[in-house]
Molecule: THF (Tetrahydrofolate) riboswitch aptamer
Formats: sequence, structure tokens, C1' cells
RNA sequence: AACAGAGUAGAUGAAAUGCGUCAAGUGUCAAAAGAUGGGAUGUAGCUUUUGAACGAAGGGAAGACCGCGUUAUUUUGUCGCUUCCGCUGUU
Repeated sequence: AACAGAGUAGAUGAAAUGCGUCAAGUGUCAAAAGAUGGGAUGUAGCUUUUGAACGAAGGGAAGACCGCGUUAUUUUGUCGCUUCCGCUGUU
């Protein structure tokens, strides 16, 4: 120097354990803030807070159990940052 590659946030499938089913959560809209490959940069996405509109699947005598929720966490498979530099491999 050339070529190739890895890694973020996160998305999604599965499993386990919970929570709700007495409606919290999730999702939608608006505003503000925050974190975000090793460094810089920036977008998109993500998260948090506030406000607004909306809004659900229960069954079972009961427990067990079976369901349900665009439900939470963990593990795991797959996918996974713009540009520049860096890193790894080969020449």
C1' cells in the first nucleotide's frame, strides 16, 4: 500500500423464570434529555421523563392446570452503525 475480516446500541426467533389478566405493561402522537464498535464524527434506531389520545381473553366451583398480553428479565441462535482513523489476517 492492496485485499479480506471482527466488534456498539439494538432488532428478531426459541427456551426458562416471572408479572398482569381486579389492566399495570406494551403500542401511537408531541416536547425535552441521555447513552450509543477502541478514538473522532453523524444519521437512523434505542432509552428515560412529562403531557395527550387510545386500549386487551379468558376458561375452570376452586387450587392445580390450559390460555391470553404487539408483557418483563435472563440465556441462546440469526441479523446488526455513516465517514475517517485504529484493530486482526493475508500479500